[in-house]
RNA sequence: AGAGAUCUUCGGGGUAGGGUGAAAUUCCCGACCGGCGGUGAGGUUUCGGCAAGAGGGAACCGCAGCCCGCGACUCGCAGAUGGCCUUCACGGCCCGAAGCGACUGACUUGGUGAGAAUCCAAGGCCGACGGUAAAGUCCGGAUGGGAGGAGAUCAAU
Numbered sequence: 001a002g003a004g005a006u007c008u009u010c011g012g013g014g015u016a017g018g019g020u021g022a023a024a025u026u027c028c029c030g031a032c033c034g035g036c037g038g039u040g041a042g043g044u045u046u047c048g049g050c051a052a053g054a055g056g057g058a059a060c061c062g063c064a065g066c067c068c069g070c071g072a073c074u075c076g077c078a079g080a081u082g083g084c085c086u087u088c089a090c091g092g093c094c095c096g097a098a099g100c101g102a103c104u105g106a107c108u109u110g111g112u113g114a115g116a117a118u119c120c121a122a123g124g125c126c127g128a129c130g131g132u133a134a135a136g137u138c139c140g141g142a143u144g145g146g147a148g149g150a151g152a153u154c155a156a157u
Stems, first nucleotide, its partner, number of pairs: 001157001004154007017029003031137002033127002035070004042061006065125002074102004082094004107123005129140003
């Protein structure tokens, strides 16, 4: 330095103001928000070497809602553990973890440049389910789950 293992911990933001109405943060005008990993003409330091230097090497950091992938919701298969019926077994029923699969939204134009889906500018677009006057933003499942981040300990090599 480090495959791997165990544990701890962290792990989502947002309708101002106005209109209609008996009633809407749900409709209309308008306002606001952007999980995780990757990519990244980015940044910092450094190397070469007489000296200087890059479209060079190395290390670290790292700026995309709509580029690639993942997660949450929902559905199907599955069915651990647990519970109930049964004297027990067999058998039946309930809850339903892991795992597997399905589903899973949205971008263009211009600029710079050798090169841009990530930079700059402009315009545009997207956002599970249940509840309720029709919801990305309210309430609820959820004191849940979670991609993954950080740290500690052990440690093959």
FMN riboswitch aptamer (RFN element) from Paenibacillus sp., 157 nucleotides, folded computationally. It matches the Rfam family "FMN riboswitch aptamer (RFN element)". Its family is annotated with FMN binding in the Gene Ontology. The same sequence occurs in records of 2 taxa. The RNAcentral record of the sequence draws on Rfam and Ribocentre. Its mean pLDDT, the model's own confidence on a scale to 100, is 75.